This is a predicted structure of a 508-nucleotide part of an RNA (small-subunit ribosomal RNA, 5' domain) from an uncultured rumen bacterium.
Context: one part of a larger RNA
RNA sequence: GGAUGAACGCUGGCGGCGUGCUUAACACAUGCAAGUCGAACGGACUUUACAUAAAGCCUAGCGAAUGUAAAGUUAGUGGCGGACGGGUGAGUAACGCGUGGGUAACCUGCCGUAUGCCGGGGGACAACAGUUGGAAACGACUGCUAAUACCGCAUAAGCGCACAGAUAGGCAUCUAUCAGUGUGAAAAACUCCGGUGGCAUACGAUGGACCCGCGUCUGAUUAGGCAGUUGGCGGUGUAACGGACCACCAAACCGACGAUCAGUAGCCGGCCUGAGAGGGUGAACGGCCACAUUGGGACUGAGACACGGCCCAAACUCCUACGGGAGGCAGCAGUGGGGAAUAUUGCACAAUGGGGGAAACCCUGAUGCAGCGACGCCGCGUGAGUGAAGAAGUAUUUCGGUAUGUAAAGCUCUAUCAGCAGGAAAGAAAAUGACGGUACCUGACUAAGAAGCCCCGGCUAACUACGUGCCAGCAGCCGCGGUAAUACGUAGGGGGCAAGCGUUAUCC
Numbered sequence: 001g002g003a004u005g006a007a008c009g010c011u012g013g014c015g016g017c018g019u020g021c022u023u024a025a026c027a028c029a030u031g032c033a034a035g036u037c038g039a040a041c042g043g044a045c046u047u048u049a050c051a052u053a054a055a056g057c058c059u060a061g062c063g064a065a066u067g068u069a070a071a072g073u074u075a076g077u078g079g080c081g082g083a084c085g086g087g088u089g090a091g092u093a094a095c096g097c098g099u100g101g102g103u104a105a106c107c108u109g110c111c112g113u114a115u116g117c118c119g120g121g122g123g124a125c126a127a128c129a130g131u132u133g134g135a136a137a138c139g140a141c142u143g144c145u146a147a148u149a150c151c152g153c154a155u156a157a158g159c160g161c162a163c164a165g166a167u168a169g170g171c172a173u174c175u176a177u178c179a180g181u182g183u184g185a186a187a188a189a190c191u192c193c194g195g196u197g198g199c200a201u202a203c204g205a206u207g208g209a210c211c212c213g214c215g216u217c218u219g220a221u222u223a224g225g226c227a228g229u230u231g232g233c234g235g236u237g238u239a240a241c242g243g244a245c246c247a248c249c250a251a252a253c254c255g256a257c258g259a260u261c262a263g264u265a266g267c268c269g270g271c272c273u274g275a276g277a278g279g280g281u282g283a284a285c286g287g288c289c290a291c292a293u294u295g296g297g298a299c300u301g302a303g304a305c306a307c308g309g310c311c312c313a314a315a316c317u318c319c320u321a322c323g324g325g326a327g328g329c330a331g332c333a334g335u336g337g338g339g340a341a342u343a344u345u346g347c348a349c350a351a352u353g354g355g356g357g358a359a360a361c362c363c364u365g366a367u368g369c370a371g372c373g374a375c376g377c378c379g380c381g382u383g384a385g386u387g388a389a390g391a392a393g394u395a396u397u398u399c400g401g402u403a404u405g406u407a408a409a410g411c412u413c414u415a416u417c418a419g420c421a422g423g424a425a426a427g428a429a430a431a432u433g434a435c436g437g438u439a440c441c442u443g444a445c446u447a448a449g450a451a452g453c454c455c456c457g458g459c460u461a462a463c464u465a466c467g468u469g470c471c472a473g474c475a476g477c478c479g480c481g482g483u484a485a486u487a488c489g490u491a492g493g494g495g496g497c498a499a500g501c502g503u504u505a506u507c508c
Stems, first nucleotide, its partner, number of pairs: 001508004006504005013380006019373002021338001026336003030333003035080003040077002043074010056062002087291003096216008106208002111204008119153001121151002128143006159184005165178005189196002217263003224254002229251004234246003266288004270281004293314005316327004344370001346369003352366001353364004383413004393404004417449001420443004427435001452497005457478003463492005473480002
């Protein structure tokens, strides 16, 4: 000098764009953050229309109830989504990340392309009804019922498995293509008649899984470490390879090119600095990873060993009729606590994107916006011209003057910003705007409402007076102060930067 997610002191006009718990991965009141589909299904309810119609009535009518149709709502069954999006950085020195390869060792819902198929049956369980337990959470028993829920059967072009071939390729376990025999496995319908779906197979796309080379902090005052340990054989398991796991066999394997142990740490694109080499750093934004009170486990599923799912254990909190139950903000706000320190219990789904749905639409604290904070960067303003009686005041003085100083006043203008009034875009293809009566534009109006902070001995731009008297104090270094202090304190003047200026901390 530059930089910061900064803090502190003094000060503070406006706007734009960003940014804001670095500490306790501490504990959390309250609200919201993941639903949706009635065009999968049986019910239930509401309204309307029509038909039939009991009792009754003031009898060609009204009318409880029933049936049909239409429209609507939705507790339950079922489907898809809750594995995305959002948060945090505790753990991790590791194939975690980065980079470059590999899978002849793999999976992939929704989506796209292509081919073929969708026949015929069955038994349940919710809802519901009845009975019943419990304070509650939540159940239990009996009975009825539907489906794109569940289970057999049929069918099998293609597919899986087993067997045994041909051709081509490969170092090889093998791979590709072609043909054969045996054997095994599938489906679901709905419809407003336009469509929407279901099953099998192949390919693609997307997303993921695994393996390898290289790179990735400090310590030797950590030198030996390791028994599923290293390899083989055969199995188990997996989407798949593998001591991943198991039985048996062998005794290996790693290590001064730093094993093991210990400490620290999420990694990267980047960011800061620097002429570069390098050094530091990993907030915000983007990619990957890990985690979801602590520890463990699996279930469902295309995908999880699952933040707002389940089970077990633990700590903590809450409810209880003491028998038993409920909970998890490292989602958005917000509270307490910790701290030098970090914001609103806001608006909207209008846009972008996501989930569901045929759609209308619903949901979305993602997101878009607004609020608060000079926290940062950028822009603008706090007026312009003229004005010497060089006014007054103040400071100083050699008492003549000098400085403040064209500065002020006065005169003439202007209106950026702020304030007042009015009109009014784009963001949205026809409609739909939270932002927002905002941006922007126009008009009227008044110089009015808008300047501070640090420094002045040298480094280092900027000097005098008074007070103090090694005191009080200053200080980044050198050093000032003991009676004439340009270094302390105040004043006048001056210098620098400016809505900021200084200090502290940290990095180059």

The coordinates come from a structure-prediction model, not an experiment, and the mean pLDDT is 86.